[in-house]
Context: one part of a larger RNA
RNA sequence: AUCUUCCUAAGGGAAUUCGGCAAAAUGGCCGCGUAUCUUCGGUAGAAGCGGUUCCAGCAGGCUUGUUAAAGGGCUAGCUGGAUGCAAUGGCCAGGGGGGCCGGACUGUUUAAUAGAAACGUAGGUAACUGCAAAGUCUAAACGGCUUAGUAUAGUUGCUGAUUCCUGCCCAGUGCGGAUACCUGAAAAUCCUUUUCAAGGGAGCGAAGGGUCCGUAAACGGCGGAGGUAACUCUGACCUUCUUAAGGUAGCGAAAUGCCUUGUCAUUUAAUUGGUGACGUGCAUGAAGGGCUAACUAGGUCCCCGCUGUCCCUAGGAAGAACCUCGCGAAGAUUUUAUCCUAGUGCACGAACUAGGGAAUUCCAAUGGGAAACAAAGACCCCGUUGACCUUUACUGUAGACUGUUGUUGCGGUUCGGUUUUGGCUGCAUAGUGUAGUCGGUACCCGUUACUAGGGCCUGCUCUCGGGCAGGUUUGAGGGAAAAGUGUAACACCGAUCUUCCAGGGCUGAAUUGCUUACCCUUCGGGGGACACCAGCAGUUGGGCAGUUUUGCUGGGGCGGCAACCCCCCGAAAAAGUAUCGGGGGGAUCCAAUGGUCAGCUCAUCCGGGUUGGUAAUCCGGAGUAGACGAUAAGGCGAAAAGCUGGCCUGACACAGUUUCGAAAAGCGAGUAACUGUGACGCGAAAGCGCGGCCUAGUGAACAUUAAUGUCCUUCUUUUUGAAGGCUUAAUCCGAUAGAAAAGGUACCACGGGGAUAACUGAGUCGUGCCGAGUUAGAGUACCCAUCGACCUCGGCGCUUGCUUCUUCGAUGUCGGCUUUGCCUAUCCUGGGUAUGCACAAGUACCCAAGGGUGCAGGGGUUAACUGAUUAAAAGGCAUCAUGAGCUGGGUUUACAACGUCGUGAGACAGUUGGUUUAGUAUCUAUUGGAAUUGUUUGGAGUCUAAGGAGAAGGCGCUUUUAGUACGAAAGGAACGCAGCGCCCUGGCCUCUAGUGUAUGGGCUGUCUGAUAAGGCAGGCCCAGCAGCCACGCCAGAAACGGAUAAGCUCUGAAAGCAUCUAAGAGCGAAGCCGUCUUCAAAAAGAGACUCCACAGGCGCCCCUAGAAGAGGGGGUUGAUAGGAUCGGGGUGUACGCAGCAAGGUAACGAGCUGUUCAGCCCGCGAUUACUAAGAGCCAUU
Repeated sequence: AUCUUCCUAAGGGAAUUCGGCAAAAUGGCCGCGUAUCUUCGGUAGAAGCGGUUCCAGCAGGCUUGUUAAAGGGCUAGCUGGAUGCAAUGGCCAGGGGGGCCGGACUGUUUAAUAGAAACGUAGGUAACUGCAAAGUCUAAACGGCUUAGUAUAGUUGCUGAUUCCUGCCCAGUGCGGAUACCUGAAAAUCCUUUUCAAGGGAGCGAAGGGUCCGUAAACGGCGGAGGUAACUCUGACCUUCUUAAGGUAGCGAAAUGCCUUGUCAUUUAAUUGGUGACGUGCAUGAAGGGCUAACUAGGUCCCCGCUGUCCCUAGGAAGAACCUCGCGAAGAUUUUAUCCUAGUGCACGAACUAGGGAAUUCCAAUGGGAAACAAAGACCCCGUUGACCUUUACUGUAGACUGUUGUUGCGGUUCGGUUUUGGCUGCAUAGUGUAGUCGGUACCCGUUACUAGGGCCUGCUCUCGGGCAGGUUUGAGGGAAAAGUGUAACACCGAUCUUCCAGGGCUGAAUUGCUUACCCUUCGGGGGACACCAGCAGUUGGGCAGUUUUGCUGGGGCGGCAACCCCCCGAAAAAGUAUCGGGGGGAUCCAAUGGUCAGCUCAUCCGGGUUGGUAAUCCGGAGUAGACGAUAAGGCGAAAAGCUGGCCUGACACAGUUUCGAAAAGCGAGUAACUGUGACGCGAAAGCGCGGCCUAGUGAACAUUAAUGUCCUUCUUUUUGAAGGCUUAAUCCGAUAGAAAAGGUACCACGGGGAUAACUGAGUCGUGCCGAGUUAGAGUACCCAUCGACCUCGGCGCUUGCUUCUUCGAUGUCGGCUUUGCCUAUCCUGGGUAUGCACAAGUACCCAAGGGUGCAGGGGUUAACUGAUUAAAAGGCAUCAUGAGCUGGGUUUACAACGUCGUGAGACAGUUGGUUUAGUAUCUAUUGGAAUUGUUUGGAGUCUAAGGAGAAGGCGCUUUUAGUACGAAAGGAACGCAGCGCCCUGGCCUCUAGUGUAUGGGCUGUCUGAUAAGGCAGGCCCAGCAGCCACGCCAGAAACGGAUAAGCUCUGAAAGCAUCUAAGAGCGAAGCCGUCUUCAAAAAGAGACUCCACAGGCGCCCCUAGAAGAGGGGGUUGAUAGGAUCGGGGUGUACGCAGCAAGGUAACGAGCUGUUCAGCCCGCGAUUACUAAGAGCCAUU
């Protein structure tokens, strides 16, 4: 010097700082007094002012006590007196006021970084729920909670007191309801496949969906363009597009406004702040908005008071630290290590290279470096690694709803289906007449009154003629056959079709009743084939679960496709060859645009030619392809590969070799060339033809479908049918050798990466800054006093990029504070040159880095802006110097809010409030302090100074020069002399100021019985010596020398001149070297001089010296320390005694005066040996 906890500070008073953080100040009680606003309760202890002690006396109140009192206790007063700086005298004990934001309030919260604006709250509102309820717990079941409650109840969601209000939209998504119709599973039914079966189909048809309606205090949403008023502006007004509807009331640069420090006003000297306004509001807005008294450890601005927050620090206390003695760890770390500068290097080295420095050791400190230590980076990227969360990702699933079957029984009614029995019905024409069809047969029925036939009535049916049934009456015959008509002939019997009726069996739907299954029960009963439960089936289903969510990439993301194929270039004359390199194409088309044979020659141009023209068809000529060849480009092609025509289908089947795909290992689909066999086409033939003149036009497995075949296997009684196989084709994977696939993470995790981003560094230097060349132009004239475009060339490494080389088993990230060094492209100060330089003031340039470069306002800011000063308020670098130095306002965790985006989880180089900064220093470095060795005998004393350090000074103002030089005037210098000041540096304490836990005094509380004297809290207060100190004082003088810079000169050639230069010489700056101060013999070249040869050190007494060591003094021949006495100084007049004192009869009595400049005290001085410096030890060339 420092840390922790404290005390005090003159003058100023927030200038500090992100911010009054921290501290100071206020404070109790009594009396007076109290604004604004208000939900009238409050705000309010508002604010502000005064009093408060002691003594004496007086007269009250309450209480105790007593017969009554006396006395005691408590309490509010009045009068007089007294003291001090100070009377809640100590402790205890609100700072206050004003504006705004948020939340109404008391309350709750992230145990261990967030106390808040978040949560809650009373109040508001919506939904669900009639109790065997809704909701909820449980794997299931039983059972439980809600609840021993019952809609004034319970549950759930949203909002968040009160007061004023709460607009428009139902298109989307939800939710609720309705539903003629459409769709809609299984089961059962029917049909079909000759029977059986798998299979196929139909009708029926639940929930659900479609469809329709409602619903926003459900999820949510709430436009654009153009024109228009007699200055301009604006646009009440108009037009148009469009929507489900186009944002109403309010509020508004806001916790919401990017631009933005919006504009205006106010607050300030100055305001990115605050407040009040304005409003095209990037991107306000109504269960949420607007206002709001009260409240708030919330956020923010201002004012008063107050202060060491600061200017600008100083002093003091206790405990640490430090020193001695005793005891004596732990954790971490641990290659070695004496460094500095430059270079090199994976691009920031103690270790390498070069140069320099460096004797060894210890102690106390500081924290620059060891890219120190701590933690396999939490940011970023990657991983075919996770986890949790979300959803209209994929796939499932609990649950819910619904149908059906079982549990599951008996009935009624209605409407059906099916089957059976009985009956009925059947009209072409002709025929007596209402002939269903087929077969048998020649007879049948009746005469008994139920029965033939007839009459009458009723019902049904009808082709309107009649037929059938029933009732009543009558009562003996009536049909068939034959004949005839007709396709068919009739009575009667049998079978059967159509229509209808009746009965029975089986069965479906709806509805309804019952009671015995089953359920509940208060045991009375209630419910009831429902429900519960179970199986099957459909719908719904982030409630829950399992997973996925590509790659390339000048980091990743966004963008793009450089992800498959083809052509050209790149590509460096074999092949091959990269980039998010350059230029372009493809995922087809064609039954002719294919095969072959024959013939012909194109584009274009020239000449000629009826209508006819520049351009139609025709004739002649030239014409290497300038045409054409489906399609990109390249290659290729003229009796053709083109054009025209003939005939055809080789655009064929099977098999193989080779090429490309894919260089030099392997690799599929696909592609091409060639060959063999067979069958064909064209051609007289040779031959050509396995599509298109060549190079693009592509796709595995599984699955499905189709085709082929007297094929194979299985099932089946079957040559049928079904299933499978062999072969071929089609339907896909363009992320194109082909998973079935969306997001969030700031709550995050793991494994890795410097293979890869965000700092620094390195490289580069487009950008940035600075400069140069040239000279159009401006400058009245005139490029160059000054300014200077276009064009061109550089420097720096401060900006921003690019690269991704270093670091991801971690190099702590912006700004501020603190502290140091360097650079110059110089802001001031110094010296110069030019001027469009009269002076003054400037402008531009040259030299120059010694010194200086400040204070405030708002903002986290750097930067920039502003205010007042100033000689000037220059710019940079040092790991964007500096967090084992501080801070932590910003950025960049977890919480929360707004705006915006997103269905959502969540997100935002948008905003806002809040939010843990570790540590005992090993080495090195640095600042100091010591010891040892060396320096050639040891020691003591005094020096020198190589070398180092310094700025030791820097700057201004004023007077004078001088109202001079200059100038028409206005104005207005300089060299030099002198005085004063500011800043800086060093020292000191006489003064002033501070402190002053030496000391003296006052006061409070309490204890020692009282007085006196003291203890305790340094208790508070006043004063204060020495010391230490700044706010105080002193000094840093005037100058000078040497060598220079820019510049100015002399002489002077090259170049007979000129020329400051080439040789030579002289001036010339705050700068350089000295002069001045200081360290310094460890300066290895280790110095000099003098003295001593018993020198020195420890111990002892001490100090104005000191962390320990060290340094200085003393040591009896002594004033070194203590004591004593005196002086000087501080405080302020002691104890005791005497007198006085308001009062009081007195006792008593705060206090005053005198004795008393007293008493007490002193780290200072002097005098004085009274006490202690004794004895001794080490060492001794």
The part of an RNA shown here (large-subunit ribosomal RNA, half B) has 1181 nucleotides and comes from a Candidatus Woesearchaeota archaeon. Lineage of the source: Archaea > Nanobdellati > Candidatus Woesearchaeota. It was read from a public genome assembly. Its Rfam family is "Archaeal large subunit ribosomal RNA". The family has 91 seed sequences and 2,955 matches in Rfam 15.1.